[in-house]
Context: one part of a larger RNA
RNA sequence: UGACGGGGGCCCGCACAAGCGGUGGAGCAUGUGGUUCAAUUCGACGCAACGCGCAGAACCUUACCUGGGCUAGAAAAUGCAGGAACCUGGUCGAAAGGUCGGGGUGCUCUUCGGAGAACCUGUAGUUAGGUGCUGCAUGGCUGUCGUCAGCUCGUGUCGUGAGAUGUUGGGUUAAGUCCCGCAACGAGCGCAACCCUUGUCGUUAGUUGCCAGCGGUUCGGCCGGGCACUCUAGCGAGACUGCCGAUAUUAAAAUCGGAGGAAGGUGGGGAUGACGUCAAGUCAUCAUGGCCCUUAUGUCCAGGGCUACACACGUGCUACAAUGGUCGGUACAAACGGUCGCGAAGUCGCGAGGCGAAGCUAAUCCGAAAAAACCGACCUCAGUACGGAUAGGAGUCUGCAACUCGACUCCUUGAAGUCGGAAUCGCUAGUAAUCCCUGAUCAGCAGGCAGGGGUGAAUACGUUCCCGGGCCUUGUACA
Numbered sequence: 001u002g003a004c005g006g007g008g009g010c011c012c013g014c015a016c017a018a019g020c021g022g023u024g025g026a027g028c029a030u031g032u033g034g035u036u037c038a039a040u041u042c043g044a045c046g047c048a049a050c051g052c053g054c055a056g057a058a059c060c061u062u063a064c065c066u067g068g069g070c071u072a073g074a075a076a077a078u079g080c081a082g083g084a085a086c087c088u089g090g091u092c093g094a095a096a097g098g099u100c101g102g103g104g105u106g107c108u109c110u111u112c113g114g115a116g117a118a119c120c121u122g123u124a125g126u127u128a129g130g131u132g133c134u135g136c137a138u139g140g141c142u143g144u145c146g147u148c149a150g151c152u153c154g155u156g157u158c159g160u161g162a163g164a165u166g167u168u169g170g171g172u173u174a175a176g177u178c179c180c181g182c183a184a185c186g187a188g189c190g191c192a193a194c195c196c197u198u199g200u201c202g203u204u205a206g207u208u209g210c211c212a213g214c215g216g217u218u219c220g221g222c223c224g225g226g227c228a229c230u231c232u233a234g235c236g237a238g239a240c241u242g243c244c245g246a247u248a249u250u251a252a253a254a255u256c257g258g259a260g261g262a263a264g265g266u267g268g269g270g271a272u273g274a275c276g277u278c279a280a281g282u283c284a285u286c287a288u289g290g291c292c293c294u295u296a297u298g299u300c301c302a303g304g305g306c307u308a309c310a311c312a313c314g315u316g317c318u319a320c321a322a323u324g325g326u327c328g329g330u331a332c333a334a335a336c337g338g339u340c341g342c343g344a345a346g347u348c349g350c351g352a353g354g355c356g357a358a359g360c361u362a363a364u365c366c367g368a369a370a371a372a373a374c375c376g377a378c379c380u381c382a383g384u385a386c387g388g389a390u391a392g393g394a395g396u397c398u399g400c401a402a403c404u405c406g407a408c409u410c411c412u413u414g415a416a417g418u419c420g421g422a423a424u425c426g427c428u429a430g431u432a433a434u435c436c437c438u439g440a441u442c443a444g445c446a447g448g449c450a451g452g453g454g455u456g457a458a459u460a461c462g463u464u465c466c467c468g469g470g471c472c473u474u475g476u477a478c479a
Stems, first nucleotide, its partner, number of pairs: 001479002003476003007473007015463002019427005026318008034309002042053002064304007073127001077126001078124006086103007107116003129293002132291003138287002140282003143278001145276001150189006156165003169180003195270004200237007209227001214224003240264001243258005320420001324379006336367003341360002346355003386417001391412007433455007
């Protein structure tokens, strides 16, 4: 100087407390461990591994296993030889590929012999290739403490020196934020602001919106007509403790209350992550040193596996019901996607879906039904008209192909489950809870993920205690 303390002081955080809803019990989904297996490819392991890499394993992917092939190789550069490229048939084979044929001659130059460019085949040798090892040799990227308020430097001063001071102190703040004081005076990286979005208004612009005012109407902004409103998306305004009062003191920073205002004290949300820590993670995104393989640890193909199942754990979904279930009727979104695409009307089917083809390169057409909510009817507390696992049968769609191993539909079957031990998690407001919608990946497949809106709470006395963190101080046989 740090680190540590079941030392002290001050302060903060859904850290506790106060509340609401869960997990832990059930069934299923998914990841992991274990076990099994020819293989169940590999990585990730307290927080910070475990719906993680994987924004989507039937083949492919795919790295694993079994079997069948190749050895200058699946791709690239060079020399030599041959042939244009290319199209196509038979046969063997699971395919990869092997083998036997058929057609076919292009472009540029030309002395018509040929040469050249491109492509294919053979051959030669510098070589390729490796998701093989080492993340404890590395770059890059990332997690984490933590969006915590810290981390440093120049000059000066003090100290023999390591170092100290500044950065400590008194207040204040979300903040090393600001003020005052002070052997310090300044500065840098962080904080804040500048960026995006949302909340109010104005303006510009009207192939969306409007009977707002007029006319027509087959009643639909449908038509004429019009940009007032809504909206869309550009430009501006607006919030700064600016104003008033109180508290504070040194009449500072600031705090509390109020006015005005759409919004008030960082308005809400996002992006943004200092010096560093964990030899944290990644050699399997990529790059790369070293080592290793080179008729194989490379490479092609078929099939299988990654989907196994006594069990254990994590994360979720659905429930156990009446604030509910079923049936019928009837409203109200936002955001987003669409031409190898979205696909309407109509029609067939109980349905998944089929036929059909209008419109749309989209504020114009389509996906599109929002669902919970509301109205009416039935059910009356039961393992039920709750719950839907499991299983049998019959189908639809995608795709070369749904056996291992897809999703969905219909009929039948109807399991566990009556609110969950010890323990444990999230959340402070348009939040939790609850209800649907969309997108990426994607031929097909979403209980996951990323977004969007609808309905919409309860509680916070307080900081004694648990956890994590910041500053000062103290002890230390630790570095």
Model confidence (mean pLDDT): 84 of 100. Predicted 3D model of a 479-nucleotide part of an RNA (small-subunit ribosomal RNA, 3' major domain) from a metagenome. Its Rfam family is "Bacterial small subunit ribosomal RNA". The literature on the family includes a 2001 paper in Science by Yusupov et al., "Crystal structure of the ribosome at 5.5 A resolution".